[in-house]
Context: one part of a larger RNA
RNA sequence: CCAUUGUUAAGGAACUCGGCAAAAUAACCCCGUAACUUCGGGAGAAGGGGAGCCUCGCGAGAGGCCGCAGAGAAAUGUCCCAAGCGACUGUUUACCUAAAACACAGGUCUCUGCUAAAGCGCAAGCUGAAGUAUAGGGGCUGACGCCUGCCCGGUGCCGGAAGGUCAAGGGGAAGAGUUAGGGGAAAACCCGAAGCUUAGAACUUAAGCCCCGGUGAACGGCGGCCGUAACUAUAACGGUCCUAAGGUAGCGAAAUUCCUUGUCGGGUAAGUUCCGACCCGCAUGAAUGGCGUAACGACUUGGGCACUGUCUCAACAGGGGACCCG
Numbered sequence: 001c002c003a004u005u006g007u008u009a010a011g012g013a014a015c016u017c018g019g020c021a022a023a024a025u026a027a028c029c030c031c032g033u034a035a036c037u038u039c040g041g042g043a044g045a046a047g048g049g050g051a052g053c054c055u056c057g058c059g060a061g062a063g064g065c066c067g068c069a070g071a072g073a074a075a076u077g078u079c080c081c082a083a084g085c086g087a088c089u090g091u092u093u094a095c096c097u098a099a100a101a102c103a104c105a106g107g108u109c110u111c112u113g114c115u116a117a118a119g120c121g122c123a124a125g126c127u128g129a130a131g132u133a134u135a136g137g138g139g140c141u142g143a144c145g146c147c148u149g150c151c152c153g154g155u156g157c158c159g160g161a162a163g164g165u166c167a168a169g170g171g172g173a174a175g176a177g178u179u180a181g182g183g184g185a186a187a188a189c190c191c192g193a194a195g196c197u198u199a200g201a202a203c204u205u206a207a208g209c210c211c212c213g214g215u216g217a218a219c220g221g222c223g224g225c226c227g228u229a230a231c232u233a234u235a236a237c238g239g240u241c242c243u244a245a246g247g248u249a250g251c252g253a254a255a256u257u258c259c260u261u262g263u264c265g266g267g268u269a270a271g272u273u274c275c276g277a278c279c280c281g282c283a284u285g286a287a288u289g290g291c292g293u294a295a296c297g298a299c300u301u302g303g304g305c306a307c308u309g310u311c312u313c314a315a316c317a318g319g320g321g322a323c324c325c326g
Base pairs, nucleotide, nucleotide: 001321002320004318005317006316007315008314010312011311014310019307028050029049030048031047036041038143052065053064054063055062056061066070079304080303081302082301083300084299085297086296090102091101106141107140108139109138110137111136112135118127119126120125144292145291146290147289149222150221151220154219155218156215157214158213159212160211163210164209165208169204170203175198176197177196178195181191182190183189223241224240225239226238227237250284251281262278263277264276265275266274
């Protein structure tokens, strides 16, 4: 020096991204226990006290004894306040992420009438299910409470069938090739029946699409400019343009706020974080759910008590390495 263990004056988070690590708390008995709450909880809340041995006593207990110390060792919760997210117990990146991600009970939409829908397989067949709409599949949301606004123009889905378009198929018109024959003195050339070959028009014809409606807990979307009140400021009010409709309730510098360390208040001696407000929401917003919410969390954030070698600032000690000699 390295790793590890122990102790430490005074201070006590001044360390640091951050109390990381360490310290502290601790079992049992008794007392006592707040907000809030879904009345279960919160709760071991918090915060206090007790304890060994001997003698006496039925006992509560009383008296006495020893040590620095009686849960005498080991093992054995730190706690509180506030906020965010997720209701919860669970699940996950075996080997860098355990979470606010996934799941979840609950909600809702949709498909499916049974040889079900859906899925696997070329098929046979199987699952679904030895089930039958209080069942099964799929999508979204995610306990609970209060709620879930407007837009169907585009896209999707559902319904409709009059018209337009439209495949193969059906249909077979015109045309084309060929030549018996005819025309031509002959030849060239022209015409050209039937048959065969080719060619394929009209017409007929489903779904789909166009079209007409519906549908948002379907994909999604939810404005601009100008003026106006007897201080000023602001604009309940008015005008105008555009749109399918112009964001309702709620929440809001937020896990969303660029400007921004917004402004005010709280906390600190001092606070880019934190909490409470304000609303000018760059670019919130209602099952891509909105806002609350007791309980819960190896989650995240801020504050505090206690506690400490995290630090001021380092020191000493133990066993083990490194190192030296053999």
Molecule: large-subunit ribosomal RNA, domain IV
Organism: Bacteroidales bacterium